[in-house]
Context: one part of a larger RNA
C1' cells in the first nucleotide's frame, strides 16, 4: 500500500461501482421457456340481440378460448464451485481418424400409392395422480414403391504424400429421400410471389480426439500396476484408441519422485513490489465440472440434459392406505450457520435471445429502481471584515498567558438539501399503411435520404429556470520513544494502559477527566488477511 470486509464511535449531498467469502443446509410463496393457426382436424362458454308451445330455439361472441396432433426451442441464456492434481486449464500444434441444427454459396430433385394414432365420442376402474378398452379422423406426423447421389466391393488412370495413406475422373455390382403452405392474377388449364421439403459438394460458425511444453505441498509416502503393457482378431462409436471382448506374449512406470496422503476448479487478470519476485483467482471475461445423494439410458445436429425420463437412497409433503407428489447451486424471499453480505420492486422502452412471413408472444438474460458510508471519485456544513484582544473556560511566578478573528458585529453569497415552474437524451429503428412519389395493366404486391401518425421501464428523474434564508449539514483517533502533539486535577502497583520498549507503589507529559494542541475528515479508529 490492499480488501467483497467486520467491529465501535460519528454520519449532509451526488456520480460510479460492489454485496452469503459461512451450511453444495433445508426450502413456504410467486415468477425464471416458450412459440407458430401462413403445418392438421376438431371446437366451447359467459354476454349481447332476437324468437318462443316457456321445454327450449336461432344469429352474434367466434373459427374466438382451453386442449389434442405435428415442427422449432427448450444442450443457449442464468446459478454455484461440491468435486477435480487431471490433456481440466493455458499455450503451440496435429487429426491422411471426425461429427456440425439453424445460417451463407453452388448443382440436381420432389413421381405414385397406403395404413395408422391423438384429439373428439362410447365404456371401464382409481380418493387422487392418473389409467385402460371400444370406435371415427387430418397433416409439413408415420409407412411403402420408383428415381438412384453420397457411399461400400471388385476394378482401371491421373495427382499428391516419408509412410500408414489422401484427391479426382471411369466400368462392374449392392444401396437413399422428399411436404407441403401462402397472397395476387385466372380463359379454370394454369401462371406466379415468398416461406418452405429431399439429395450432393463447399463454406461458415460450433464442438470431439490426440500431442509437446507450463503452473500446489509432504520422501516423517519408495516402490505402484492384471485390461495392467503390447499383438492378432471381433465388437463398439462421428471418428482414433486396451473404449469393450476372445487369444497370445510379460510386460509398463518410478529419486528427472511413479504409488499415496493432504490441499485446490483453471486461466485473462488482482493486490504489492523499482524489478525480480511473493500472494491470491470477489465483481467482468474465456474454459472445465456440477445440478438433493448415487447410478443409467431415451429422444435429438447436439445431452447422458438445473426447472427431461427411469432405477434406487436419505429428506419433505398429499392419501380413502391401495398409492402418489417434490428438489431455489435461476430472481426475490424464508429458517438456520455466521463477525457478517440486500427487494418476495418496474419493465420488455432499450440491448440480446427462442418462435413467427409479418403483427406480435415470451424473456427475473437484460435494462432500471431499492436497501447498505461496502469501496472509489467529486461536492457542502460558508466567504470577507472584524480588538493589543469581550464573556465564559484552563493555567498562571497573580504581573499575566491561551482558547482567539476564534465569537458577538458589520458586508456580502446560495453550492449541496427545501419549495415552485418547465423538461429530456436514450427511438438509430420498428410499427401503421393514413396521404404523396416510383416500378407496373392493376385500385395486388414491393420500393421511398418525402410528410402524417404510434412506441420510453427508468420518469415528472437528469438537467434549466426561479424562492427564502448563514439559513438544515462534524466527527474519530492520538499527544512517553519509535511518532506530529503538554499542562492541571483525581487516583496511589489500586483502578487502569499497552503495537513493542514498558507505564501505575503520593507532584503521572504513559492511567481517567479537563484545557489545550496534532493528525485525517463524512468519516475515523480497531480487528483480521496478503505483499
Nucleotide at each position: 500500500g490492499a480488501c467483497g470486509a467486520a467491529c465501535g464511535c460519528u454520519g449532509g449531498c451526488g456520480g460510479c461501482g460492489u454485496g452469503c467469502u459461512u451450511a453444495a443446509c433445508a426450502c413456504a410463496u410467486g415468477c425464471a421457456a416458450g412459440u407458430c393457426g401462413a403445418g392438421c382436424g376438431a371446437g366451447a362458454a359467459a354476454g349481447c340481440u332476437c324468437c318462443u308451445u316457456c321445454g327450449g330455439g336461432a344469429g352474434u361472441g367466434a373459427g374466438u378460448a382451453c386442449a389434442g396432433c405435428g415442427g422449432c426451442g427448450a444442450a443457449c441464456g442464468g446459478g454455484u464451485g461440491a468435486g477435480u492434481a487431471a490433456c481440466a486449464c493455458g499455450u503451440g500444434g496435429g487429426c491422411a481418424a471426425c461429427c456440425u441444427g439453424c445460417c451463407c454459396c453452388a448443382g440436381g430433385g420432389a413421381g405414385c400409392g397406403g395404413g395408422a394414432c391423438a384429439a373428439c365420442c362410447c365404456g371401464a376402474g382409481g380418493a387422487a395422480a392418473c389409467u385402460c378398452g371400444g370406435g371415427c379422423u387430418a397433416a409439413u406426423a408415420c409407412c411403402g414403391c420408383a428415381u438412384g447421389a453420397a457411399u461400400c466391393g471388385c476394378u482401371g488412370c491421373g495427382c499428391c504424400a516419408c509412410a500408414a495413406g489422401g484427391c479426382g475422373c471411369g466400368g462392374c455390382g449392392g444401396g437413399a429421400a422428399a411436404a407441403g403452405g401462402u397472397a395476387g392474377c385466372u380463359u379454370c388449364g394454369g401462371c406466379c410471389u415468398c416461406c418452405g421439403c429431399c439429395c450432393u459438394g463447399g463454406g461458415a460458425u460450433g464442438g470431439g480426439c490426440c500431442c509437446g511444453c507450463g503452473g500446489c505441498g509432504c520422501a516423517u509416502u519408495a516402490g505402484c500396476u492384471u485390461g495392467u503393457u503390447g499383438g492378432u482378431g471381433g465388437g463398439g462409436u462421428a471418428c482414433c484408441g486396451g473404449c469393450u471382448c476372445a487369444c497370445c506374449a510379460a510386460g509398463g512406470c518410478g529419486a528427472c519422485g511413479a504409488u499415496g496422503c493432504g490441499u485446490a476448479g483453471c486461466u485473462g487478470g488482482u493486490c504489492u513490489g523499482a524489478g525480480a519476485g511473493g500472494a491470491c483467482g470477489a465483481u467482468c471475461a474465456g474454459c472445465c465440472a456440477c445440478a438433493c445423494u448415487g447410478g443409467g439410458a431415451c429422444u435429438g445436429a447436439g445431452a447422458c440434459a438445473c426447472g427431461g425420463c427411469c432405477c434406487a437412497g436419505a429428506c419433505u409433503c398429499c392419501u380413502a392406505c391401495g398409492g402418489g407428489a417434490g428438489g431455489c447451486a435461476g430472481c426475490a424471499g424464508u429458517g438456520g450457520g455466521g463477525a457478517a453480505u440486500c427487494u418476495u420492486g418496474c419493465g420488455c422502452a432499450a440491448u440480446g435471445g427462442g418462435c413467427g412471413g409479418a403483427a406480435g408472444c415470451c424473456u427475473g438474460a437484460c435494462g432500471c429502481a431499492g436497501c447498505a458510508a461496502c469501496g472509489c471519485c467529486g461536492c457542502g456544513u460558508g466567504a470577507g471584515g472584524g480588538a493589543a484582544g469581550a464573556c465564559g473556560g484552563c493555567c498562571u511566578u497573580c504581573g499575566g498567558g491561551u482558547u482567539g478573528u476564534a465569537a458577538g458585529c458589520c458586508u456580502c453569497u446560495u453550492u449541496c438539501a427545501g419549495a415552485g415552474g418547465g423538461g429530456a437524451c436514450g427511438a438509430a429503428g420498428c410499427c401503421u399503411c393514413c396521404g404523396g412519389g416510383g416500378u407496373g395493366a392493376a385500385u395486388a404486391g414491393c420500393c421511398c435520404a418525402c410528410g402524417g401518425g404510434g412506441u420510453g421501464a427508468c420518469g415528472g428523474u437528469a438537467c434549466c429556470c426561479c424562492c427564502a434564508g448563514a439559513a438544515g449539514a462534524a466527527g474519530c483517533c492520538c499527544c512517553g520513544g519509535c511518532u506530529a502533539a503538554c499542562u492541571a486535577c483525581g487516583u496511589g502497583c489500586c483502578a487502569g494502559c499497552a503495537g513493542c520498549c514498558g507505564c501505575g507503589g503520593u507532584a503521572a507529559u504513559a492511567c481517567g477527566u479537563a484545557g489545550g494542541g496534532g493528525g485525517c475528515a463524512a468519516g475515523c479508529g480497531u480487528u483480521g488477511u496478503c505483499c

A computed fold for a 531-nucleotide part of an RNA from an uncultured bacterium, annotated as small-subunit ribosomal RNA, 5' domain. The coordinates come from a structure-prediction model, not an experiment, and the mean pLDDT is 84.